[in-house]
RNA sequence: UUCUUAUCCAGAGAAGCAGAGGGAGAUGGCCCGAUGACGCUUCGGCAGCGGGUUCUUCAUGAAUACUGUGCCAAUUCCAUCAGGUCUGUGCCUGGAAGAUGAGAA
Repeated sequence: UUCUUAUCCAGAGAAGCAGAGGGAGAUGGCCCGAUGACGCUUCGGCAGCGGGUUCUUCAUGAAUACUGUGCCAAUUCCAUCAGGUCUGUGCCUGGAAGAUGAGAA
């Protein structure tokens, strides 16, 4: 990097550095940002995806942050494609794309 598969309306911030854009990409919208965003570092926290451990009614169960990841504005911020519904600038379902884990090449 590609493929397969599971999940994605829950949850979780302080300090320091730095200094202009940022929210994956394109378009549109809507937000965050010199009252310092985004990013990086440290510390802290959230979470049960893989491993480990424990419990049990022994399974497609529960608990646990010990370990490997991941995550800590907004549903994956929203829409885009298809279908349904509706008075509809609304709502619902699915897809695509993306993110993360696990496995494989």
Description
A computed fold for a 105-nucleotide RNA, annotated as SAM riboswitch aptamer (S box leader). The model forms 89% of the base pairs in the Rfam consensus. The coordinates come from a structure-prediction model, not an experiment, and the mean pLDDT is 84.